[in-house]
C1' cells in the first nucleotide's frame, strides 16, 4: 500500500435466516443460611449493541464511511 477478521453490561462471551422486551456466565448490591466467613440459594442493578449514515414495516444482525484492535500480505531500505 493491499486483504482479512474483531468490536454487544464492570470482565469473558452468546444472539441462528433481518422480527415480540438484547442475553448468559462471572462481578457489584440485597436477603437467605451460618455463632461468624467462605461456599451455596434467591432477588436485583447494570447496555450509546465503538461512531455516524444508509435501506426496510421492522436492524445487534443487511449495505457505506469513519475510529479502535488484531493478523496476512506487497514495497522501501
Nucleotide at each position: 500500500g493491499g486483504g482479512c477478521c474483531c468490536g454487544u453490561a464492570g470482565c469473558u462471551c452468546a444472539g441462528c435466516u433481518g422480527g415480540u422486551u438484547a442475553g448468559a456466565g462471572c462481578a457489584g448490591u440485597c436477603c437467605g443460611c451460618u455463632c461468624a466467613u467462605a461456599a451455596c440459594g434467591g432477588a436485583u442493578u447494570g447496555g450509546u449493541c465503538a461512531g455516524a449514515g444508509g435501506u426496510u414495516c421492522a436492524a445487534g444482525u443487511c449495505c457505506u464511511c469513519u475510529c479502535g484492535g488484531g493478523c496476512c500480505u506487497a514495497c522501501c531500505a
The RNA shown here (transfer RNA) has 77 nucleotides and comes from uncultured Planktomarina sp. It was read from a public genome assembly. It matches the Rfam family "tRNA". By type it is a transfer RNA. The prediction has a mean pLDDT of 80.